[in-house]
RNA sequence: GUGUGAACUAGAGGAGCGGUUGUCAUCAGUACCUGCCGUGAGGUGCGGCGCCUGUGACCGGCAGGGAAAGGGACGUCCGCCGAAGUUUUCUCCCUGUGCCGCCGGGAGGGAAGACUGGGACCGGAUCCGAACAGGGACGGGACUGUCACGUUGCGCCAUAAGGGCGUUCGUGGAGCACUACGUGUCAC
Numbered sequence: 001g002u003g004u005g006a007a008c009u010a011g012a013g014g015a016g017c018g019g020u021u022g023u024c025a026u027c028a029g030u031a032c033c034u035g036c037c038g039u040g041a042g043g044u045g046c047g048g049c050g051c052c053u054g055u056g057a058c059c060g061g062c063a064g065g066g067a068a069a070g071g072g073a074c075g076u077c078c079g080c081c082g083a084a085g086u087u088u089u090c091u092c093c094c095u096g097u098g099c100c101g102c103c104g105g106g107a108g109g110g111a112a113g114a115c116u117g118g119g120a121c122c123g124g125a126u127c128c129g130a131a132c133a134g135g136g137a138c139g140g141g142a143c144u145g146u147c148a149c150g151u152u153g154c155g156c157c158a159u160a161a162g163g164g165c166g167u168u169c170g171u172g173g174a175g176c177a178c179u180a181c182g183u184g185u186c187a188c
Base pairs, nucleotide, nucleotide: 001188002187003186007183008182009180010179011178014081016080017079018078019077021075022074023073024072032065033064034063035062036061037060038059042052043051045102046101047100048099049098084116085115086114087113088112089111090110091109092108094106095105096103117144118143121140122139123138126136127135128134146173147172148171149170150169153167154166155165156164157163
């Protein structure tokens, strides 16, 4: 100097991902509290203890008062580009009553593995959910980014030819990927 691309560093995809926080709507005139009326013995998923209860439990109706969590929209700030999400196994913790035990469902944290490049739209059933919101799984046809290939057109550079760069088109792959005027490995 040329090539290569182990590793590191820095980047790109786009209504991009996740978190904090503020406002608003929903949750809901629900839960719950109080009063009155009715009923009449219990009040938890099960058992035990405790507490309340004929001075009326539970339940129902009427009236008055009346939330919150979670999820959502818009914005602020922060961390980022396997961002993050899903799923399996193990473990910890929370949750159904006041406590303990059993049983059941659900939420969250951690570890290991597997899958998904990304965000929307549509579909039926189903899981979480109060829900017709939202999320997830499955399926569908498109869009988009990246790389490879070519029976693709165009432009530029160069050549004897081969070729190189950019872009249109087509096909396909996957993020342990891709890019680089960086550091640097290895080879000559």

Predicted 3D model of a 188-nucleotide RNA (Lysine riboswitch aptamer) from Melghirimyces profundicolus. Its Rfam family is "Lysine riboswitch aptamer". About the family: Riboswitches are metabolite binding domains within certain messenger RNAs that serve as precision sensors for their corresponding targets. Of the family's consensus pairs, 93% are formed in the model.